[in-house]
Annotation: RNAcentral holds the sequence, with entries from ENA. A computed fold for a 72-nucleotide RNA from an archaeon, annotated as transfer RNA. Rfam family: tRNA. Rfam links the family to the GO term triplet codon-amino acid adaptor activity. It is annotated as a transfer RNA. The coordinates come from a structure-prediction model, not an experiment, and the mean pLDDT is 83.
RNA sequence: GGGCGCUUAGAUCAGUGGUAGAUCGUCUCGUUGGCAUCGAGGAGGUCACCGGUUCAAUUCCGGUAGUGUCCA
Numbered sequence: 001g002g003g004c005g006c007u008u009a010g011a012u013c014a015g016u017g018g019u020a021g022a023u024c025g026u027c028u029c030g031u032u033g034g035c036a037u038c039g040a041g042g043a044g045g046u047c048a049c050c051g052g053u054u055c056a057a058u059u060c061c062g063g064u065a066g067u068g069u070c071c072a
Base pairs, nucleotide, nucleotide: 001071002070003069004068005067006066007065010024011023012022013021018055026042027041028040029039030038048064049063050062051061052060
C1' cells in the first nucleotide's frame, strides 16, 4: 500500500427498513442471625463519525476513523 470482516448498555453479544433487546455486571427491596443463592424492581444507549437514498435508517449506499485478519 491492497483485499475481506467488525464497531449496538460497564462486559459479551442479538437485532438487517417501522417504539433497541438478552445474559452477566451494577443499584434498590424481599428472603437470612450474617454472607451466598434465590425472588421482585430500577438505572444505564446521540446504535463509532460525516453525508446520501427513503414517508421512515441500528438496518441500504458512499466516505472517514478505530480495530481484527490475510496478501504484498